[in-house]
Context: one part of a larger RNA
RNA sequence: AUAAACGCUGGCGGCGCACAUAAGACAUGCAAGUCGAACGGACUUAACCGAUAGUUUACUAUUGGAGCGGUUAGUGGCGGACUGGUGAGUAACGCGUAAGCAAUCUGCCUAUCAGAGGGGGAUAACAGUGAGAAAUCAUUGCUAAUACCGCAUAUGCUGUGAAUAACACAUGUUAUAAACAGGAAAGGAGCAAUCCGCUGAUAGAUGAGCUUGCGUCUGAUUAACUAGUUGGUGGGGUAACGGCCUACCAAGGUAACGAUCAGUAGCCGGACUGAGAGGUUGAACGGCCACAUUGGGACUGAGAUACGGCCCAGACUCCUACGGGAGGCAGCAGUCGGGAAUAUUGCGCAAUGGAGGAAACUCUGACGCAGUGACGCCGCGUAUAGGAAGAAGGUUUUCGGAUUGUAAACUAUUGUCGUUAGGGAAGAUAAAAGACAGUACCUAAGGAGGAAGCUCCGGCUAACUACGUGCCAGCAGCCGCGGUAAUACGUAGGGAGCAAGCGUUAUCC
Numbered sequence: 001a002u003a004a005a006c007g008c009u010g011g012c013g014g015c016g017c018a019c020a021u022a023a024g025a026c027a028u029g030c031a032a033g034u035c036g037a038a039c040g041g042a043c044u045u046a047a048c049c050g051a052u053a054g055u056u057u058a059c060u061a062u063u064g065g066a067g068c069g070g071u072u073a074g075u076g077g078c079g080g081a082c083u084g085g086u087g088a089g090u091a092a093c094g095c096g097u098a099a100g101c102a103a104u105c106u107g108c109c110u111a112u113c114a115g116a117g118g119g120g121g122a123u124a125a126c127a128g129u130g131a132g133a134a135a136u137c138a139u140u141g142c143u144a145a146u147a148c149c150g151c152a153u154a155u156g157c158u159g160u161g162a163a164u165a166a167c168a169c170a171u172g173u174u175a176u177a178a179a180c181a182g183g184a185a186a187g188g189a190g191c192a193a194u195c196c197g198c199u200g201a202u203a204g205a206u207g208a209g210c211u212u213g214c215g216u217c218u219g220a221u222u223a224a225c226u227a228g229u230u231g232g233u234g235g236g237g238u239a240a241c242g243g244c245c246u247a248c249c250a251a252g253g254u255a256a257c258g259a260u261c262a263g264u265a266g267c268c269g270g271a272c273u274g275a276g277a278g279g280u281u282g283a284a285c286g287g288c289c290a291c292a293u294u295g296g297g298a299c300u301g302a303g304a305u306a307c308g309g310c311c312c313a314g315a316c317u318c319c320u321a322c323g324g325g326a327g328g329c330a331g332c333a334g335u336c337g338g339g340a341a342u343a344u345u346g347c348g349c350a351a352u353g354g355a356g357g358a359a360a361c362u363c364u365g366a367c368g369c370a371g372u373g374a375c376g377c378c379g380c381g382u383a384u385a386g387g388a389a390g391a392a393g394g395u396u397u398u399c400g401g402a403u404u405g406u407a408a409a410c411u412a413u414u415g416u417c418g419u420u421a422g423g424g425a426a427g428a429u430a431a432a433a434g435a436c437a438g439u440a441c442c443u444a445a446g447g448a449g450g451a452a453g454c455u456c457c458g459g460c461u462a463a464c465u466a467c468g469u470g471c472c473a474g475c476a477g478c479c480g481c482g483g484u485a486a487u488a489c490g491u492a493g494g495g496a497g498c499a500a501g502c503g504u505u506a507u508c509c
Stems, first nucleotide, its partner, number of pairs: 001507002004505005011380006017373002019338001024336003028333003033078003038075002041072004048065007085291003094216008104208002109204007117151001119149002126141006157182004163176005187196003217263003224254003229251008266288004270281004293314005316327004344370001346369003352366001353364004383413004393404004417450001419445005427436001453498005458479003464493005474481002
């Protein structure tokens, strides 16, 4: 010094931290949705119009039309690649640092330029039929779109391709540029203005990908390793370079400056310690990486080889009508198990941030708060002043006394914290809107009343006597103590140290 645990004890507050073991298995709830201003339906419905019946004008009841508005299963768009968790694997361009990409991509966002003409065919929903225990599926018919598909148009945007100039770092890059070929689009809201979208291109920003120098634990009782292996050519593939893949050709490549193998391990900013050099460490917070029951695979997409998506296989759990299906807490709570050991199945979207939306808003176990735990750090309190007959009691005694000890009693005072009552925030920006919270804080009342322990006292090391015990019981970090006068064991009185803690154990300096 600690993410600590154990023993004894325990008043309050603030700020932090809290499964290090079984990356063991998980009941239950929640953790990613949103948009009706993209679309067709379905349900519901204010005011309005009409019809029928009752009936005294007028009203009531039923029903039809159209329709402001509301809700939404489905199609469609964006987001589910962020946030959150864990550290199993990984000794690696994984990470750190410094460079490079003339070998690259980048949704939303910003800026600029140019556009959006004209058509088509489907399909879910829905209705019908059928299969199935269910999950779900098949088939017939109808329909819409910012869903899907042709056509037109096209700023070197892409490809082919001679040429010139400039630049550079080798393949090349940039600019100009004849010709040929190819490639776009979607609408919605509004009375409108306009706004939100759509398409192509250029540049930026952001994010990502790749390459390289250097650094990155232990073992030689691990000395040889390697066939896509090392290089080349052709082809393929990728956003992109590349044995990344493939066919052929060559026989290379790594290693005592430690390859390979084995063990261990996420890396860093940092943290602890130390005068420093260094040593140890990587909890919390921040950056990067990897993983999501185990292994494999791709799809969609700007971005994934995708924790709460899909497919296959394995193990496990559950449902079943035995034909077949469902699942994945290393998200937040919580359960069992393991363990010396680690919390609530809480409140709220009020703030900050995120997704969607034109917005209102919706969602958000991110987050903000509250709860549990002296687990840590810091602060405060458990009173203050006076008070000698040095009371009683305890301990001790040489019986005179000494000590506990101004300690108590007693007298006076104060009111921090706590208690009771009243008021009561900031955090929220024109108004409204606060989970926390009747909290913090303020005022008043009352009253010393409610709040001290733990370890040690042979030396190291501050602090001594009595009794009990008698190499026994026991102590102990080291030296050591105990066998009848033990300052070392046990108890008591006294003392020393720290203090809401104190000691022990573990680990690091």
The part of an RNA shown here (small-subunit ribosomal RNA, 5' domain) has 509 nucleotides and comes from an uncultured Eubacteriales bacterium. The prediction has a mean pLDDT of 83. The full RNA is in RNAcentral, with records from ENA, Greengenes and SILVA.